This is a predicted structure of a 266-nucleotide part of an RNA (large-subunit ribosomal RNA, domain VI) from a marine metagenome.
Its Rfam family is "Bacterial large subunit ribosomal RNA".
[in-house]
Context: one part of a larger RNA
RNA sequence: CGUAGGAAAUUUGAAGGAAUCUGUAUCUAGUACGAGAGGACCGAUAUGGACGAACCUCUAGUGUACCUGUUGUCAUAUCAAUAGCAUCGCAGGGUAGCUACGUUCGUAAUGGAUAAGCGCUGAAAGCAUAUAAGUGCGAAGCCAAUCCUAAGAUUAGAUUUCCCUUUCUUUUAGAACCAAAGACUCCCAAUAGAAUAUUGGGUUGAUAGGUCGCAGAUGUAAGUGCAGUAAUGUAUUUAGUCGAGCGAUACUAAGUAGUCGUGAGA
Numbered sequence: 001c002g003u004a005g006g007a008a009a010u011u012u013g014a015a016g017g018a019a020u021c022u023g024u025a026u027c028u029a030g031u032a033c034g035a036g037a038g039g040a041c042c043g044a045u046a047u048g049g050a051c052g053a054a055c056c057u058c059u060a061g062u063g064u065a066c067c068u069g070u071u072g073u074c075a076u077a078u079c080a081a082u083a084g085c086a087u088c089g090c091a092g093g094g095u096a097g098c099u100a101c102g103u104u105c106g107u108a109a110u111g112g113a114u115a116a117g118c119g120c121u122g123a124a125a126g127c128a129u130a131u132a133a134g135u136g137c138g139a140a141g142c143c144a145a146u147c148c149u150a151a152g153a154u155u156a157g158a159u160u161u162c163c164c165u166u167u168c169u170u171u172u173a174g175a176a177c178c179a180a181a182g183a184c185u186c187c188c189a190a191u192a193g194a195a196u197a198u199u200g201g202g203u204u205g206a207u208a209g210g211u212c213g214c215a216g217a218u219g220u221a222a223g224u225g226c227a228g229u230a231a232u233g234u235a236u237u238u239a240g241u242c243g244a245g246c247g248a249u250a251c252u253a254a255g256u257a258g259u260c261g262u263g264a265g266a
């Protein structure tokens, strides 16, 4: 820009894409078959491999603004307590998130037309013949079915709901007036993200931060008392501290406002 008014939702599916794998064991059954040795079809079930998708409850990894221990050095005058630097200084753990080595699920069932192949009826050709007329079965393959995208599918589809009914003039046009539904700018953000977009919110508000509570992590803070010459131990104290998680709460920030979009539709 188009989809012959504008808008918000919900959709149909032309078409395209993805997927399509396979082993072993058990039952049927030591049955059919076979002198025996051996040993099924068909059908049913269980459990794997490979591949794929989603997810983070479990297991495990990471987790550089979480907690703790600790070395050297330097600073806060000093002790104590802290902070900086040294690969995050090193080391031990670890929430959310992200992940696999983890968990769950999938590759199923079915129909249609067929290939090779196997048939039925059946003449030409009194027979025979699956074929000439007619009519069946038949594959991991083909077309559907499953999942995803999808009306720029210009054949531009469908459904539901919402919105716009002004005045004047010199009337194929112009001027004035009004400014809908809805959208955007802008702002707070994240289940999104290079920018954009998308998504959730913008006071009629829990969108983010803060605060409070909970979960969870670390592992018992500082100060003080006591014991010990001291290092240190111990009590206060399952303390103190804490990024992302779950709730509550307008304390802070989403201020005012502006723009587009018209007047019933060739």
Base pairs, nucleotide, nucleotide: 001152005163006162007161008160009159010158011157015149016148017147018146021049022048023047024046025045026044027043033038051106052105053104054103055102059100060099061098062097066093067092068091069090070089071086072085073084075082076081110144111143112142117137118136119135120134164265166176167175168174169173177263182260183259184258185257186202187201188200189199190198207253208252209251210249211248212247213246214245216242217241218240223236224235225234226233227232